[in-house]
Formats: sequence, C1' cells, structure tokens
RNA sequence: ACCCGAUAAAGCUCAACCCUUCGUGAGAAGAGGGCGGAAAGCGGCGGGUCUAUAAAUUAAAAGAUGGCCGAGCUGCCGAA
Repeated sequence: ACCCGAUAAAGCUCAACCCUUCGUGAGAAGAGGGCGGAAAGCGGCGGGUCUAUAAAUUAAAAGAUGGCCGAGCUGCCGAA
C1' cells in the first nucleotide's frame, strides 16, 4: 500500500411514517423519526424500476430514482 471489515474508537449518513414547502406526476428540500449503511460519498455512464400532459398497441422523447444492480472517480478508522 492492497485486500478485508470488529459487539473497537471518533465522526458521518439516514428507510418507512408524520408535518411544512415545491412539482402536473414519479419525486425533491427542510424539521422530526430511528429501518439500516463501510462507500447508503460523488456523477444518471450502462441496465432495471417509476412518472404527468399530448399521443397511444408498444415504443420513443422528456423526466425521477446514486438507500435497485453493474462499472467509474474519491474517501475515515485499523482488530483478526
């Protein structure tokens, strides 16, 4: 240094649900909440899933999801 990941230490993040605001919607932001996480950090690149209007058989386009998976970049701690 890599791999690996503990009933270790210090911090971090934050599901469902509820409230407020925003959005046509999937959803987002903030405040609670306490299921989880060692990349549940970053970016929609590939796949998946989901979405309002119009159209409509499907699809495409436009969007949402990084806490669905893969790949990419970066990163704290250090027992076996």